[in-house]
Parts: sequence; structure tokens; C1' cells
RNA sequence: GCCGCCGUAGCUCAGUUGGAAGAGCGUCCGGUUGAAACCCGGAAGGCCCCAGGUUCGGCUCCUGGCGGUGGCA
Repeated sequence: GCCGCCGUAGCUCAGUUGGAAGAGCGUCCGGUUGAAACCCGGAAGGCCCCAGGUUCGGCUCCUGGCGGUGGCA
């Protein structure tokens, strides 16, 4: 330099016929316990990497950036 894949909650990731943003873990609160752990219930937490474009409508499609990762040279 070229090509591919990825970028969504603190972490790991789902969510793509375009139409209400989710799970597990973690955190906090409550229950349980003599007290904890485990377990059960609940809550908080997101400008869906950035900027344009298409569309009535974009996490999702298109273009260009930025970052990560793999391959080739």
C1' cells in the first nucleotide's frame, strides 16, 4: 500500500425483509440468612465510532473518514 471482518450498556456480545434498543456478567436496592455466599425479585446505566446521503422512517442500506483485528505484498 491492497483486501476482508469488526465498532451497540462498565465488560462479553445479540439485534440487518428498514418501523418500540436487548441478554449474560458486573454495579446498586430489596428478599432470604444469626451474618455471609448461593439463590430470588427489582432498578440504574446507551447521541447504537464520526460526518454526509437515500427514505415518511436508519443500529440496520450507500459514500467518506477514524479506530481495532486478520490476510496479502
A computed fold for a 73-nucleotide RNA from a soil metagenome, annotated as transfer RNA. The sequence is in RNAcentral, with records from MGnify. Model confidence (mean pLDDT): 82 of 100. Its Rfam family is "tRNA". The family's RNA type in Rfam is transfer RNA.